[in-house]
Context: one part of a larger RNA
RNA sequence: UGACGGGUCCCCGCACAAGCAGCGGAGCGUGUGGUUUAAUUCGUUGCUACGCGAAGAACCUUACCUGGGUUUGACAUAACAGUGGUAGGGAAGAGAAAUCGGACCGACCCUUCGGGGAGCUGUUACAGGUGUUGCAUGGCUGUCGUCAGCUCGUGUCGUGAGAUGUUCGGUUAAGUCCGCUAACGAGCGCAACCCGCGUUGUGUGUUACAUGUGUCACACAAUACCGCCGGUAUUAAGUCGGAGGAAGGUGCGGAUGACGUCAAGUCAGCAUGACCUUUAUAUCCAGGGCUACACACACGCUACAAUGGCCAGCACAAUAGGUUGCCAAGCCGCGAGGCGGAGCCAAUCCUCCAAAGCUGGUCUCAGUUCAGAUUGCAGGCUGCAACUCGCCUGCAUGAAGUUGGAGUUGCUAGUAACCGCAGGUCAGCAUUACUGCGGUGAAUACGUUCCCGGGGAU
Repeated sequence: UGACGGGUCCCCGCACAAGCAGCGGAGCGUGUGGUUUAAUUCGUUGCUACGCGAAGAACCUUACCUGGGUUUGACAUAACAGUGGUAGGGAAGAGAAAUCGGACCGACCCUUCGGGGAGCUGUUACAGGUGUUGCAUGGCUGUCGUCAGCUCGUGUCGUGAGAUGUUCGGUUAAGUCCGCUAACGAGCGCAACCCGCGUUGUGUGUUACAUGUGUCACACAAUACCGCCGGUAUUAAGUCGGAGGAAGGUGCGGAUGACGUCAAGUCAGCAUGACCUUUAUAUCCAGGGCUACACACACGCUACAAUGGCCAGCACAAUAGGUUGCCAAGCCGCGAGGCGGAGCCAAUCCUCCAAAGCUGGUCUCAGUUCAGAUUGCAGGCUGCAACUCGCCUGCAUGAAGUUGGAGUUGCUAGUAACCGCAGGUCAGCAUUACUGCGGUGAAUACGUUCCCGGGGAU
RNA backbone atom coordinates (compact mmCIF):
# COMPACT_ATOMS: atom_id res chain seq x y z
C1' U A 1 0.00 0.00 0.00
C1' G A 2 -3.47 -3.86 -0.21
C1' A A 3 -6.21 -8.28 1.21
C1' C A 4 -8.67 -10.58 5.20
C1' G A 5 -11.51 -10.69 10.40
C1' G A 6 -17.41 -15.31 13.65
C1' G A 7 -13.60 -6.04 14.84
C1' U A 8 -16.42 -1.07 14.85
C1' C A 9 -19.39 2.73 12.13
C1' C A 10 -22.28 4.42 7.60
C1' C A 11 -24.92 3.03 2.99
C1' C A 12 -27.17 -0.07 -0.93
C1' G A 13 -29.43 -4.53 -3.61
C1' C A 14 -36.18 -9.19 -4.25
C1' A A 15 -30.35 -9.71 0.31
C1' C A 16 -33.64 -10.50 4.54
C1' A A 17 -38.49 -9.25 6.26
C1' A A 18 -44.01 -8.69 4.38
C1' G A 19 -46.62 -11.25 0.41
C1' C A 20 -47.89 -14.29 -4.19
C1' A A 21 -46.67 -18.47 -7.23
C1' G A 22 -43.46 -22.51 -7.32
C1' C A 23 -39.36 -26.47 -6.98
C1' G A 24 -38.03 -30.71 -3.62
C1' G A 25 -42.97 -36.21 -3.56
C1' A A 26 -45.83 -38.63 -8.87
C1' G A 27 -45.76 -39.56 -14.44
C1' C A 28 -43.38 -37.73 -18.66
C1' G A 29 -39.72 -34.40 -21.64
C1' U A 30 -34.70 -32.51 -22.04
C1' G A 31 -29.58 -32.07 -20.22
C1' U A 32 -25.62 -34.09 -17.05
C1' G A 33 -23.07 -37.78 -13.96
C1' G A 34 -22.48 -42.89 -13.59
C1' U A 35 -22.81 -47.62 -15.75
C1' U A 36 -23.02 -50.36 -20.20
C1' U A 37 -21.26 -50.71 -25.20
C1' A A 38 -17.66 -52.32 -31.15
C1' A A 39 -19.07 -47.05 -30.63
C1' U A 40 -22.51 -44.93 -27.07
C1' U A 41 -17.96 -38.48 -30.96
C1' C A 42 -16.20 -33.89 -28.51
C1' G A 43 -16.39 -29.66 -25.32
C1' U A 44 -18.79 -27.14 -20.81
C1' U A 45 -18.25 -28.74 -14.07
C1' G A 46 -19.44 -23.85 -7.29
C1' C A 47 -21.79 -19.02 -7.78
C1' U A 48 -20.21 -17.96 -13.61
C1' A A 49 -21.45 -26.40 -16.18
C1' C A 50 -26.09 -29.43 -16.39
C1' G A 51 -33.66 -27.28 -22.36
C1' C A 52 -25.36 -25.19 -22.27
C1' G A 53 -22.26 -25.09 -27.86
C1' A A 54 -27.07 -27.83 -30.60
C1' A A 55 -31.99 -21.66 -34.12
C1' G A 56 -34.01 -28.87 -35.15
C1' A A 57 -28.72 -36.65 -34.59
C1' A A 58 -33.71 -41.64 -39.35
C1' C A 59 -29.51 -41.16 -44.24
C1' C A 60 -26.87 -36.47 -44.60
C1' U A 61 -25.37 -33.64 -40.41
C1' U A 62 -21.11 -36.77 -37.88
C1' A A 63 -16.37 -35.42 -35.70
C1' C A 64 -17.51 -42.04 -33.04
C1' C A 65 -17.63 -47.76 -34.20
C1' U A 66 -17.59 -52.10 -37.74
C1' G A 67 -16.73 -53.48 -42.65
C1' G A 68 -15.41 -52.40 -47.94
C1' G A 69 -12.36 -48.98 -51.07
C1' U A 70 -8.53 -44.76 -52.61
C1' U A 71 -3.21 -42.79 -51.96
C1' U A 72 -0.74 -35.98 -55.45
C1' G A 73 -5.62 -37.73 -52.90
C1' A A 74 -12.80 -35.01 -51.68
C1' C A 75 -10.15 -29.44 -52.17
C1' A A 76 -5.66 -25.34 -53.77
C1' U A 77 -1.22 -23.59 -56.34
C1' A A 78 3.24 -24.41 -59.19
C1' A A 79 6.95 -26.97 -62.31
C1' C A 80 8.10 -30.81 -65.82
C1' A A 81 6.54 -34.64 -69.21
C1' G A 82 2.68 -36.91 -72.06
C1' U A 83 -2.14 -36.49 -74.60
C1' G A 84 -6.41 -36.02 -80.59
C1' G A 85 -11.09 -40.19 -81.22
C1' U A 86 -8.48 -35.80 -76.34
C1' A A 87 -12.16 -33.43 -72.78
C1' G A 88 -17.11 -34.79 -71.86
C1' G A 89 -21.34 -38.39 -71.91
C1' G A 90 -21.76 -43.48 -71.07
C1' A A 91 -24.91 -49.28 -72.40
C1' A A 92 -24.07 -54.63 -70.70
C1' G A 93 -21.77 -56.81 -66.40
C1' A A 94 -19.73 -57.13 -60.79
C1' G A 95 -21.03 -54.70 -56.10
C1' A A 96 -24.37 -52.97 -50.00
C1' A A 97 -22.58 -48.55 -52.04
C1' A A 98 -18.14 -46.15 -52.98
C1' U A 99 -16.07 -48.01 -57.07
C1' C A 100 -14.34 -51.29 -61.06
C1' G A 101 -15.55 -51.99 -66.12
C1' G A 102 -15.82 -50.30 -70.83
C1' A A 103 -19.61 -51.42 -76.17
C1' C A 104 -20.99 -46.83 -78.31
C1' C A 105 -21.60 -41.33 -79.07
C1' G A 106 -18.39 -37.21 -79.15
C1' A A 107 -16.52 -31.33 -78.43
C1' C A 108 -14.19 -25.59 -77.27
C1' C A 109 -10.73 -20.78 -77.74
C1' C A 110 -6.26 -18.24 -80.05
C1' U A 111 -2.77 -19.07 -84.09
C1' U A 112 2.63 -16.28 -87.58
C1' C A 113 -0.10 -23.34 -88.79
C1' G A 114 5.51 -24.47 -85.65
C1' G A 115 2.35 -24.38 -81.71
C1' G A 116 -0.20 -22.28 -77.41
C1' G A 117 -4.65 -22.12 -73.83
C1' A A 118 -8.41 -24.99 -71.34
C1' G A 119 -9.22 -30.08 -70.08
C1' C A 120 -7.23 -34.99 -68.91
C1' U A 121 -3.10 -38.52 -67.43
C1' G A 122 1.66 -39.25 -64.94
C1' U A 123 5.85 -37.46 -61.74
C1' U A 124 7.47 -33.98 -57.98
C1' A A 125 6.84 -30.00 -54.59
C1' C A 126 2.72 -30.44 -51.62
C1' A A 127 -2.48 -30.95 -50.12
C1' G A 128 -5.34 -32.78 -45.74
C1' G A 129 -6.06 -33.38 -40.13
C1' U A 130 -13.13 -31.56 -35.65
C1' G A 131 -5.05 -34.63 -34.08
C1' U A 132 -2.37 -32.18 -28.96
C1' U A 133 -1.48 -27.75 -26.24
C1' G A 134 -7.13 -21.99 -24.33
C1' C A 135 -0.93 -22.93 -19.20
C1' A A 136 2.27 -20.34 -26.27
C1' U A 137 -1.82 -16.84 -28.70
C1' G A 138 -5.49 -13.31 -31.63
C1' G A 139 -10.51 -12.51 -31.67
C1' C A 140 -14.96 -13.20 -29.02
C1' U A 141 -17.55 -14.30 -24.36
C1' G A 142 -18.92 -15.14 -19.04
C1' U A 143 -18.37 -13.11 -13.97
C1' C A 144 -17.79 -9.47 -9.97
C1' G A 145 -21.53 -5.46 -12.00
C1' U A 146 -24.73 -1.00 -14.78
C1' C A 147 -21.48 -2.01 -8.82
C1' A A 148 -19.46 3.51 -8.47
C1' G A 149 -15.53 3.17 -8.84
C1' C A 150 -10.23 3.39 -11.47
C1' U A 151 -6.42 6.82 -12.59
C1' C A 152 -3.23 11.03 -14.43
C1' G A 153 -0.51 16.11 -14.79
C1' U A 154 1.48 19.96 -11.85
C1' G A 155 2.05 21.38 -6.77
C1' U A 156 2.73 20.14 -1.54
C1' C A 157 4.16 16.49 2.45
C1' G A 158 7.45 12.14 3.48
C1' U A 159 14.83 9.78 3.61
C1' G A 160 11.67 6.23 1.14
C1' A A 161 7.73 2.80 -0.12
C1' G A 162 4.00 6.29 -0.70
C1' A A 163 0.38 10.11 0.86
C1' U A 164 -2.58 14.29 -0.61
C1' G A 165 -6.26 15.23 -4.46
C1' U A 166 -10.47 10.71 -4.01
C1' U A 167 -10.64 12.48 3.12
C1' C A 168 -14.46 15.48 6.10
C1' G A 169 -20.07 17.83 6.78
C1' G A 170 -24.50 17.42 3.89
C1' U A 171 -26.91 15.31 -0.54
C1' U A 172 -27.78 11.82 -4.65
C1' A A 173 -29.55 6.15 -8.23
C1' A A 174 -24.35 7.80 -8.93
C1' G A 175 -16.52 10.12 -7.08
C1' U A 176 -24.31 13.17 -8.47
C1' C A 177 -23.92 17.99 -6.74
C1' C A 178 -22.89 21.71 -2.78
C1' G A 179 -19.84 23.47 1.27
C1' C A 180 -15.17 23.17 3.65
C1' U A 181 -10.25 22.16 2.33
C1' A A 182 -2.44 21.95 0.34
C1' A A 183 -4.32 21.30 -3.09
C1' C A 184 -5.61 23.07 -8.30
C1' G A 185 -7.16 20.87 -12.63
C1' A A 186 -7.92 16.72 -16.05
C1' G A 187 -9.06 11.63 -18.17
C1' C A 188 -11.78 6.64 -18.34
C1' G A 189 -16.44 5.45 -16.01
C1' C A 190 -21.94 8.03 -13.91
C1' A A 191 -25.48 11.19 -16.36
C1' A A 192 -26.82 13.14 -21.18
C1' C A 193 -26.46 12.51 -26.52
C1' C A 194 -29.05 6.89 -29.49
C1' C A 195 -33.69 3.45 -30.04
C1' G A 196 -38.73 2.08 -28.48
C1' C A 197 -43.48 3.27 -25.55
C1' G A 198 -46.77 7.28 -23.72
C1' U A 199 -49.26 13.07 -25.03
C1' U A 200 -50.01 17.10 -28.60
C1' G A 201 -49.40 19.65 -33.27
C1' U A 202 -48.19 19.96 -38.62
C1' G A 203 -47.67 17.59 -43.38
C1' U A 204 -48.67 13.41 -46.61
C1' G A 205 -51.64 9.22 -47.60
C1' U A 206 -51.77 3.84 -50.72
C1' U A 207 -53.53 -1.40 -50.12
C1' A A 208 -56.07 1.03 -43.97
C1' C A 209 -61.16 3.00 -42.20
C1' A A 210 -67.00 5.04 -40.84
C1' U A 211 -66.04 7.42 -48.33
C1' G A 212 -64.22 12.03 -46.78
C1' U A 213 -62.67 11.38 -42.54
C1' G A 214 -58.27 10.88 -39.58
C1' U A 215 -59.27 4.96 -36.26
C1' C A 216 -54.48 4.04 -38.57
C1' A A 217 -49.55 4.40 -41.14
C1' C A 218 -45.11 7.31 -42.27
C1' A A 219 -42.15 11.76 -41.52
C1' C A 220 -40.98 16.20 -38.91
C1' A A 221 -41.63 19.17 -34.60
C1' A A 222 -43.12 20.25 -29.50
C1' U A 223 -43.45 18.52 -24.40
C1' A A 224 -40.68 17.67 -18.05
C1' C A 225 -36.74 21.62 -16.31
C1' C A 226 -37.63 20.79 -9.10
C1' G A 227 -39.80 25.24 -14.31
C1' C A 228 -44.20 27.55 -10.57
C1' C A 229 -46.23 27.95 -5.18
C1' G A 230 -45.41 26.68 0.04
C1' G A 231 -42.42 24.16 4.02
C1' U A 232 -37.43 22.70 5.27
C1' A A 233 -31.97 23.17 4.61
C1' U A 234 -25.65 26.72 5.57
C1' U A 235 -31.14 29.99 2.60
C1' A A 236 -26.02 25.81 -0.74
C1' A A 237 -26.64 21.21 -3.18
C1' G A 238 -31.05 19.22 -2.38
C1' U A 239 -35.54 17.30 -0.16
C1' C A 240 -41.07 17.11 1.30
C1' G A 241 -46.02 18.66 -0.01
C1' G A 242 -49.25 21.15 -3.66
C1' A A 243 -51.02 23.16 -8.40
C1' G A 244 -51.18 22.54 -13.48
C1' G A 245 -50.33 18.35 -16.70
C1' A A 246 -51.03 12.59 -20.93
C1' A A 247 -46.75 12.01 -18.02
C1' G A 248 -43.25 14.57 -11.82
C1' G A 249 -38.78 14.55 -9.85
C1' U A 250 -33.78 9.27 -13.90
C1' G A 251 -41.67 9.22 -16.72
C1' C A 252 -41.16 3.62 -18.26
C1' G A 253 -38.23 -0.08 -21.08
C1' G A 254 -33.82 -1.13 -24.16
C1' A A 255 -28.90 -0.54 -26.18
C1' U A 256 -24.56 1.05 -23.79
C1' G A 257 -20.38 -2.80 -19.26
C1' A A 258 -14.46 1.95 -16.54
C1' C A 259 -9.21 0.17 -14.51
C1' G A 260 -9.12 -4.71 -13.62
C1' U A 261 -10.22 -10.10 -11.38
C1' C A 262 -10.80 -15.50 -12.10
C1' A A 263 -3.30 -18.62 -16.17
C1' A A 264 -12.26 -18.30 -15.99
C1' G A 265 -14.34 -20.39 -21.18
C1' U A 266 -13.46 -21.39 -26.33
C1' C A 267 -7.21 -24.45 -30.86
C1' A A 268 -14.67 -27.99 -32.31
C1' G A 269 -17.07 -21.14 -35.20
C1' C A 270 -12.88 -18.57 -37.31
C1' A A 271 -7.60 -17.23 -37.30
C1' U A 272 -2.80 -18.81 -35.47
C1' G A 273 2.83 -20.42 -33.02
C1' A A 274 4.92 -25.03 -31.67
C1' C A 275 4.47 -30.34 -31.67
C1' C A 276 2.42 -34.84 -33.94
C1' U A 277 0.47 -37.58 -38.42
C1' U A 278 1.42 -38.38 -44.23
C1' U A 279 -0.65 -46.30 -47.71
C1' A A 280 -2.92 -42.55 -42.42
C1' U A 281 -4.63 -39.22 -37.00
C1' A A 282 -6.07 -37.97 -44.62
C1' U A 283 -10.32 -39.23 -47.78
C1' C A 284 -14.92 -41.96 -50.08
C1' C A 285 -18.94 -45.39 -49.09
C1' A A 286 -22.62 -48.92 -46.60
C1' G A 287 -24.55 -50.25 -41.98
C1' G A 288 -24.58 -49.10 -36.86
C1' G A 289 -23.94 -45.39 -32.81
C1' C A 290 -24.66 -40.23 -30.69
C1' U A 291 -31.76 -42.37 -28.99
C1' A A 292 -28.34 -47.82 -24.47
C1' C A 293 -30.41 -48.02 -18.58
C1' A A 294 -29.99 -50.86 -11.95
C1' C A 295 -29.37 -45.70 -10.56
C1' A A 296 -28.19 -40.16 -8.92
C1' C A 297 -28.72 -34.84 -9.91
C1' A A 298 -30.39 -30.19 -12.74
C1' C A 299 -34.14 -27.52 -15.58
C1' G A 300 -39.08 -27.96 -17.28
C1' C A 301 -44.23 -29.86 -18.81
C1' U A 302 -48.80 -32.27 -17.08
C1' A A 303 -51.59 -33.26 -12.90
C1' C A 304 -53.54 -34.55 -8.16
C1' A A 305 -59.61 -31.45 -9.35
C1' A A 306 -65.76 -28.13 -8.12
C1' U A 307 -62.23 -20.77 -8.40
C1' G A 308 -63.05 -27.65 -11.50
C1' G A 309 -64.12 -31.51 -15.77
C1' C A 310 -67.46 -32.24 -20.02
C1' C A 311 -71.32 -30.43 -23.71
C1' A A 312 -73.86 -26.41 -26.54
C1' G A 313 -74.14 -21.23 -27.92
C1' C A 314 -71.78 -16.10 -27.98
C1' A A 315 -67.32 -12.28 -27.81
C1' C A 316 -62.62 -9.69 -28.09
C1' A A 317 -55.92 -9.42 -29.88
C1' A A 318 -50.91 -8.33 -31.04
C1' U A 319 -46.23 -9.70 -32.94
C1' A A 320 -44.28 -12.50 -36.94
C1' G A 321 -43.85 -15.27 -41.67
C1' G A 322 -44.98 -16.47 -46.98
C1' U A 323 -42.99 -18.04 -54.57
C1' U A 324 -38.71 -24.82 -54.11
C1' G A 325 -43.70 -20.45 -50.47
C1' C A 326 -48.54 -19.09 -47.63
C1' C A 327 -52.62 -21.67 -49.26
C1' A A 328 -58.96 -19.44 -49.37
C1' A A 329 -64.11 -21.03 -50.95
C1' G A 330 -66.31 -25.72 -52.07
C1' C A 331 -66.40 -31.30 -51.77
C1' C A 332 -64.87 -36.26 -49.28
C1' G A 333 -63.35 -38.33 -44.42
C1' C A 334 -65.37 -39.29 -37.09
C1' G A 335 -60.30 -37.42 -37.48
C1' A A 336 -55.12 -36.87 -38.80
C1' G A 337 -55.70 -35.73 -43.77
C1' G A 338 -57.11 -35.89 -49.12
C1' C A 339 -59.27 -33.62 -53.66
C1' G A 340 -59.59 -28.84 -55.40
C1' G A 341 -57.92 -24.60 -57.29
C1' A A 342 -59.22 -18.63 -56.17
C1' G A 343 -55.91 -14.90 -54.31
C1' C A 344 -51.11 -13.15 -52.90
C1' C A 345 -43.81 -11.33 -54.43
C1' A A 346 -48.33 -8.94 -49.76
C1' A A 347 -51.24 -2.41 -44.67
C1' U A 348 -54.49 -5.74 -50.57
C1' C A 349 -54.36 -12.55 -50.39
C1' C A 350 -53.12 -16.53 -46.91
C1' U A 351 -51.18 -18.60 -42.24
C1' C A 352 -55.75 -16.55 -38.74
C1' C A 353 -61.48 -20.07 -35.75
C1' A A 354 -57.09 -16.89 -30.38
C1' A A 355 -57.53 -19.12 -25.48
C1' A A 356 -58.57 -18.00 -20.71
C1' G A 357 -63.74 -15.19 -20.69
C1' C A 358 -69.50 -14.76 -20.78
C1' U A 359 -74.50 -17.49 -20.93
C1' G A 360 -77.09 -22.17 -20.26
C1' G A 361 -76.94 -27.47 -19.05
C1' U A 362 -74.72 -31.74 -16.60
C1' C A 363 -71.37 -34.21 -13.00
C1' U A 364 -71.63 -33.99 -6.52
C1' C A 365 -66.35 -35.35 -3.61
C1' A A 366 -65.30 -40.73 -5.60
C1' G A 367 -58.89 -42.58 -7.52
C1' U A 368 -64.39 -40.20 -9.87
C1' U A 369 -67.41 -37.81 -16.21
C1' C A 370 -60.22 -35.98 -11.99
C1' A A 371 -55.59 -37.29 -14.12
C1' G A 372 -53.53 -38.94 -18.39
C1' A A 373 -48.63 -42.58 -18.41
C1' U A 374 -48.41 -47.33 -20.72
C1' U A 375 -49.94 -50.92 -24.24
C1' G A 376 -52.95 -53.23 -28.47
C1' C A 377 -55.39 -52.57 -33.21
C1' A A 378 -56.60 -49.58 -37.46
C1' G A 379 -55.08 -45.39 -40.32
C1' G A 380 -52.64 -40.40 -42.13
C1' C A 381 -48.16 -37.25 -43.49
C1' U A 382 -43.02 -36.07 -44.81
C1' G A 383 -39.13 -38.37 -47.09
C1' C A 384 -34.77 -42.91 -51.74
C1' A A 385 -35.86 -44.87 -46.82
C1' A A 386 -39.64 -44.20 -40.45
C1' C A 387 -36.86 -51.81 -37.85
C1' U A 388 -33.00 -49.82 -34.72
C1' C A 389 -34.99 -44.19 -34.32
C1' G A 390 -40.07 -39.40 -36.75
C1' C A 391 -44.66 -36.81 -36.00
C1' C A 392 -50.04 -36.98 -36.08
C1' U A 393 -55.30 -39.26 -35.91
C1' G A 394 -59.37 -42.76 -34.40
C1' C A 395 -61.06 -46.84 -31.25
C1' A A 396 -59.79 -49.59 -26.99
C1' U A 397 -56.60 -49.68 -22.44
C1' G A 398 -56.64 -46.56 -18.36
C1' A A 399 -50.69 -46.62 -14.31
C1' A A 400 -48.54 -43.36 -10.51
C1' G A 401 -50.72 -39.24 -8.39
C1' U A 402 -55.43 -36.94 -2.94
C1' U A 403 -50.72 -30.74 -2.67
C1' G A 404 -45.26 -33.14 -1.53
C1' G A 405 -39.39 -33.99 4.46
C1' A A 406 -34.99 -31.33 5.36
C1' G A 407 -34.26 -27.62 2.25
C1' U A 408 -34.71 -24.20 -1.87
C1' U A 409 -36.21 -20.55 -6.42
C1' G A 410 -38.56 -16.31 -8.93
C1' C A 411 -41.07 -11.75 -8.56
C1' U A 412 -42.12 -4.65 -6.28
C1' A A 413 -46.92 -3.17 -11.44
C1' G A 414 -49.40 -3.68 -16.41
C1' U A 415 -44.86 -6.78 -12.55
C1' A A 416 -46.06 -11.93 -10.45
C1' A A 417 -49.64 -15.52 -11.63
C1' C A 418 -52.97 -17.57 -15.30
C1' C A 419 -54.29 -17.79 -20.86
C1' G A 420 -53.43 -18.60 -25.69
C1' C A 421 -50.74 -16.86 -30.55
C1' A A 422 -46.44 -16.36 -33.78
C1' G A 423 -41.34 -17.05 -35.36
C1' G A 424 -36.33 -18.91 -36.23
C1' U A 425 -33.90 -23.81 -37.14
C1' C A 426 -36.59 -27.16 -40.55
C1' A A 427 -38.30 -32.22 -46.21
C1' G A 428 -40.44 -34.03 -41.56
C1' C A 429 -40.23 -33.80 -36.31
C1' A A 430 -38.88 -35.26 -30.75
C1' U A 431 -40.65 -27.49 -29.02
C1' U A 432 -43.06 -29.11 -22.75
C1' A A 433 -37.00 -25.46 -25.08
C1' C A 434 -35.70 -20.54 -26.88
C1' U A 435 -36.96 -15.60 -28.90
C1' G A 436 -41.03 -12.50 -29.17
C1' C A 437 -46.49 -11.07 -29.00
C1' G A 438 -50.86 -9.76 -27.03
C1' G A 439 -55.49 -11.10 -23.32
C1' U A 440 -57.04 -11.29 -17.91
C1' G A 441 -54.61 -9.18 -13.94
C1' A A 442 -53.17 -9.27 -8.02
C1' A A 443 -50.91 -9.30 -2.90
C1' U A 444 -47.11 -7.04 0.03
C1' A A 445 -42.83 -3.88 1.65
C1' C A 446 -43.37 -2.24 9.51
C1' G A 447 -38.40 -1.99 8.79
C1' U A 448 -32.57 -2.99 8.20
C1' U A 449 -31.57 -6.83 14.09
C1' C A 450 -30.21 -11.16 11.27
C1' C A 451 -28.56 -14.49 6.20
C1' C A 452 -26.05 -13.46 1.16
C1' G A 453 -23.49 -10.05 -2.12
C1' G A 454 -21.52 -5.13 -2.89
C1' G A 455 -19.57 0.24 -1.82
C1' G A 456 -17.13 3.78 1.77
C1' A A 457 -14.37 5.20 6.55
C1' U A 458 -11.45 3.20 10.46
The part of an RNA shown here (small-subunit ribosomal RNA, 3' major domain) has 458 nucleotides and comes from an uncultured bacterium. RNAcentral holds the full RNA, with entries from SILVA. Its Rfam family is "Bacterial small subunit ribosomal RNA". Its family is annotated with ribosome and structural constituent of ribosome in the Gene Ontology. Model confidence (mean pLDDT): 83 of 100.